[in-house]
Context: one part of a larger RNA
């Protein structure tokens, strides 16, 4: 001199940085006090204040033993609880250890829970709840070639399979395509069987009958899915409630919207800042939102994502000093 682990720093206080990462702050118990919002349960230890050690005095409540007293009650001893007043020590009394930093906005997921043992703990999975389908029991589904077994020694308030995912308000239009379900006079439809052809056999043909399936007719979207374009038009302009037209199975409804979705884009406006590709609130011209592939809200919750404020600080301005250790000289 370097590194590791610690400690302390005047003044400033996030200027550092992708980002308060790390560190610091806060901290127990008692008393006071406590907003928005809310599913009225919560939020909440919200926030924010005060107290906390030792000695003495005093008043109170109460347990227990004994004494006085007819009783109510009173007294004494040993405790327990909490109050008031005065005094004492130190810089500091939860003095060490232990022991929340706080508040606000937005997104996502309701919540507790689960997960990639050893790079991911989450917005992923699960969940209660909602919903669809199959199934009447010798059920349906699953395993097996079968016997048989599981579900289940259960029985539709049950079992199986799928989707959405608390709660609140809702869940629009389309059955043309692909599935699935039902029906079906008729058409098609294999072998076998019947009749029959080719000189006897065989091979090969013809006709008839016919299952499922298909054709055909309907249904079904919390099944897979899908949900347009071009013109013109109002007495400033602009826009188009209105009209015309092509076209589809139907042409995106309610909501929400530059969004975990917006290319153009650092969209435009407002708020926040001295200054903001950020954040929040609006607007809507949605490249390419949209309703259980759920839509939009939402208290509580979250080692989730993001923005802001207060406090705090060696993160930084800008480094310095100290302690222990490592290893080199």
């Nucleotide at each position: 001199a370097u590194c590791u682990u610690c400690g302390u720093a005047a003044g400033g206080g996030a200027a550092c940085u992708c980002g308060c990462c790390a560190a610091a702050u806060u901290a127990g118990c008692c008393c006071c006090g406590u907003a928005c919002c809310u599913u009225c349960g919560g939020u909440a230890u919200a926030a924010g204040g005060g107290g906390u050690c030792c000695c003495u005095g005093u008043a109170u409540g109460u347990g227990u033993a004994c004494c006085u007293g007819c009783a109510g009650a009173g007294g004494u001893g040993c405790g327990c609880a909490a109050g008031c007043a005065g005094g004492g020590u130190g810089c500091a009394a939860u003095u060490a250890c232990a022991a929340a930093g706080u508040g606000g906005g937005u997104c996502c997921g309701a919540c507790u829970g689960u997960u990639u043992a050893a790079c991911a703990a989450a917005a992923a999975c699960a969940u209660a709840a909602c919903u669809u389908u199959c199934u009447g029991c010798u059920a349906g589904c699953c395993a097996g070639a079968a016997a048989u077994g599981g579900u289940g020694a259960g029985u539709a308030c049950a079992g199986a399979a799928g989707g959405u995912g608390a709660c609140g308000u809702c869940u629009g239009c389309u059955c043309a395509g692909u599935g699935c379900c039902a029906g079906u006079a008729c058409u098609u439809g294999a072998a076998a069987c019947u009749c029959u052809g080719u000189u006897c056999c065989a091979a090969c043909g013809g006709a008839g009958c016919u299952a499922a399936g298909a054709g055909c007719u309907g249904g079904u979207a919390a099944a897979c899915a899908g949900c347009g374009g071009g013109a013109g038009u109002a007495a400033c302009u602009a826009u188009a409630a209105c009209u015309c037209u092509c076209u589809u199975a139907a042409g995106g409804u309610a909501g929400c919207g530059a969004a975990a979705u917006a290319c153009c884009u650092u969209g435009u406006c407002g708020u926040u800042u001295a200054a903001u590709u950020g954040a929040c609130g609006a607007c809507g011209u949605g490249c390419a939102u949209g309703a259980a592939u759920g839509a939009c809200g939402c208290a509580a919750c979250g080692a989730g994502a993001u923005c802001c404020a207060c406090a705090g600080u060696g993160u930084c301005c800008c480094u310095a000093c100290g302690a222990a250790g490592a290893g080199u000289c």
The part of an RNA shown here (large-subunit ribosomal RNA, domain IV) has 329 nucleotides and comes from a soil metagenome.
The coordinates come from a structure-prediction model, not an experiment, and the mean pLDDT is 85.
The RNAcentral record of the full RNA draws on MGnify.
Its Rfam family is "Bacterial large subunit ribosomal RNA".